[in-house]
Context: one part of a larger RNA
RNA sequence: AAGUAACGAUAAAGCAAGUGAAAAACUUGCUCGCUGAAAAACUAAGGGUUCCUGUCCAACGUUAAUCGGGGCAGGGUAAGGCGACACCUAAGGUGAGGCUGAAAAGCGUAAUCGAUGGAUUACAGGUUAAUAUUCCUGUUCUUUAUUUUAUUGUGAUGUGGGGACGGAGAAGGUUAGAUCAGCCAGGUGAAUGGAUAUCCUGGUUUAAUCGUGUAGGAGUUAAUAAUUAGGUAAAUCCGAUUAUUUUUUAAUCUAAGGCGUGAUGACUAGUUACGCAAGUAACAAAGUGAUCAAUACCAUGCUUCCAAGAAAAGCCUCUAAACUUUAUAUAAAUUAAAAUCGUACCCUAAACCAACACAGGUAGUUGGGUAGAGAAUACUAAAGCGCUU
Repeated sequence: AAGUAACGAUAAAGCAAGUGAAAAACUUGCUCGCUGAAAAACUAAGGGUUCCUGUCCAACGUUAAUCGGGGCAGGGUAAGGCGACACCUAAGGUGAGGCUGAAAAGCGUAAUCGAUGGAUUACAGGUUAAUAUUCCUGUUCUUUAUUUUAUUGUGAUGUGGGGACGGAGAAGGUUAGAUCAGCCAGGUGAAUGGAUAUCCUGGUUUAAUCGUGUAGGAGUUAAUAAUUAGGUAAAUCCGAUUAUUUUUUAAUCUAAGGCGUGAUGACUAGUUACGCAAGUAACAAAGUGAUCAAUACCAUGCUUCCAAGAAAAGCCUCUAAACUUUAUAUAAAUUAAAAUCGUACCCUAAACCAACACAGGUAGUUGGGUAGAGAAUACUAAAGCGCUU
């Protein structure tokens, strides 16, 4: 220079009460404004206590601060079913023997690791200041083991099946959801002319499971019998071949949804009681139908195209070795067990990555209403904010 520039999105504030030494900024209430395919809600990664309560205001907060993601103290994360692990494999890693190399080391078989994939059993309501598919209530499912009963050829690291897969497009069925009506509860006219009605406001919610097996989809289907140079050995299995029966309004396999059950339960507008208030407790009405309708489900479906679109295990099946009617198999019931780790909170952000409480960046899920082709755009619900001078 200079008490100058600046104080980080032009979404916006106003009033009253409270607290306090002090209030433009804190708390509460009433208005106003902004977002609303987000500036709402929930996760992954990452962070690591930032979560909740009490207390404090030196420093931190671009000002003040009684406030805070700040200081101090205390509290908080509860699982057989969610995720991880106990299972499987991909790219890739390691790698007994082995090959190469003077060595260090490199490569690599068997094997063993390795999710971003496969497999895999739980839903609704209630509750805390802070956790909940974890606690509680109700209903339910799975695996393993014990015991019992009944039936009966059981058996793998091997065989076979299955798992098992691309892009694009179109049509159908259905639900979530929404809207309207009906039903239930309440209201009666405001600064205002009319309005007891075809008026206004609010509510009308309920899961997994189990049972039924539908719209739709699949392949010349399914069953029986016979044969067998294949599937590293075997096979009653698979494959191949033959015969018979069945066959398009059928059977078999598969499959959303619906209906019933769950539910004589839960929830619920509201009412009552207590309380200065915040709130707490008790009781509790109706709880039906139609229309529209998804990018969700049927669907790993169908049609079509060429660049021809993982693997392995769980699972089913067949026998080998072996074992035998004494069970290890199947079905039902009984009893018991289900360990360990994660779980708070933020997550288009003041808590992550950017030196900052930084107009930047950050994968996935849900995504209402009116107008609209629409997730555009405008206004708005729930919810959240007015961006710390």